[in-house]
């Protein structure tokens, strides 16, 4: 340098044909217990990498950068 992938709570990861972002794990908070653990129950945490276009309406489509992975030279 070129090609392709991937970037969504803290962590691992869904999101369908463009329609108000979900799920487990961790975290809080009660209930269970002599007490933890495990279990139930409830609550919290996001401008979806950054910046721009299409659109009434983008996580999703387009264009540009930025980061990591893989290939090729």
């Nucleotide at each position: 340098g070129c090609u392709g992938g991937u970037g969504u709570g803290g962590c691992u990861c869904a999101g369908u044909c463009g329609g108000u972002a979900g799920a487990g794990c961790a975290g809080c908070u009660g209930a269970u217990u002599c007490g933890u653990a495990a279990u139930c129950a409830g609550c919290a945490g996001g401008u979806c990498g950054c910046g721009g276009g299409u659109u009434c309406g983008a996580g999703u489509c387009c264009c540009g950068c930025c980061a990591c992975c893989a290939g090729c030279u």
Source information:
Transfer RNA from a Clostridiales bacterium, 73 nucleotides, folded computationally. The source organism's lineage runs through Bacteria, Bacillati, Bacillota, Clostridia and Eubacteriales. It matches the Rfam family "tRNA". By type it is a transfer RNA. Its mean pLDDT, the model's own confidence on a scale to 100, is 81.